[in-house]
RNA sequence: AAAUAACUAACUUAACGGUAGAGUAUUUCGCUUACAACGAAAAUGUUAACGGUUCAAAUCCGUUGUUAUUUA
Numbered sequence: 001a002a003a004u005a006a007c008u009a010a011c012u013u014a015a016c017g018g019u020a021g022a023g024u025a026u027u028u029c030g031c032u033u034a035c036a037a038c039g040a041a042a043a044u045g046u047u048a049a050c051g052g053u054u055c056a057a058a059u060c061c062g063u064u065g066u067u068a069u070u071u072a
Base pairs, nucleotide, nucleotide: 001071002070003069004068005067006066007065010024011023012022013021018055026042027041028040029039030038048064049063050062051061052060
């Protein structure tokens, strides 16, 4: 320098263009002498950034960024 792939909650990850879910973790309550486990509930997402297409975009298209792999 070129090519390919990935980027979604604190972490690991789902999601046919049509209300962004789950598990773990966190917080509160119950249970317990207490802790753990267990039960009940709650909070947490500019879906990497910016544009475009569309009635409607996490999803399709473009550019940029970061990371990984490969080639020179």
Transfer RNA from Phenylobacterium zucineum, 72 nucleotides, folded computationally. The coordinates come from a structure-prediction model, not an experiment, and the mean pLDDT is 81.